[in-house]
RNA sequence: GAUUUAUAAAGAAGCGCGGAGAGACAGGCUCUAUGAAACGCUAGCAACCUCCUAAACAUAAGAAAGGUGCUAAAUCCUGACUUCUCACCGAUGGUGGGAGAACUAUAAACC
Numbered sequence: 001g002a003u004u005u006a007u008a009a010a011g012a013a014g015c016g017c018g019g020a021g022a023g024a025c026a027g028g029c030u031c032u033a034u035g036a037a038a039c040g041c042u043a044g045c046a047a048c049c050u051c052c053u054a055a056a057c058a059u060a061a062g063a064a065a066g067g068u069g070c071u072a073a074a075u076c077c078u079g080a081c082u083u084c085u086c087a088c089c090g091a092u093g094g095u096g097g098g099a100g101a102a103c104u105a106u107a108a109a110c111c
Stems, first nucleotide, its partner, number of pairs: 001111001003109006013042004021031003025079004043071003047068003052062002081100001083099007
């Protein structure tokens, strides 16, 4: 880096350093010199793996916090498609709702 599977409307902060960006992308809208990102330390949360309750394969629940991860705003909102479905209308198109997929992020396995 690719593929597959699962999850994503919950949860969770300070300090140091640094000096202008950040929220993946596009359009918005927000945060930010009352100090952004990156980096470091401490603290916390609990999605996956590990481990325990616990026993034959599992599922669900609970506990813990070792490995990753995460700690503004619902994944901040919408969108990505020769898809399906419902309703309405000025009707072969348009508007709106829902679903599926897709995009993105994280984890595990594997190449």
The prediction has a mean pLDDT of 79. This is a predicted structure of a 111-nucleotide RNA (SAM riboswitch aptamer (S box leader)) from Chryseolinea sp. The sequence was found by an Rfam model in a public genome assembly. NCBI's taxonomy places the organism under Bacteria, Pseudomonadati, Bacteroidota, Fulvivirgaceae, Chryseolinea.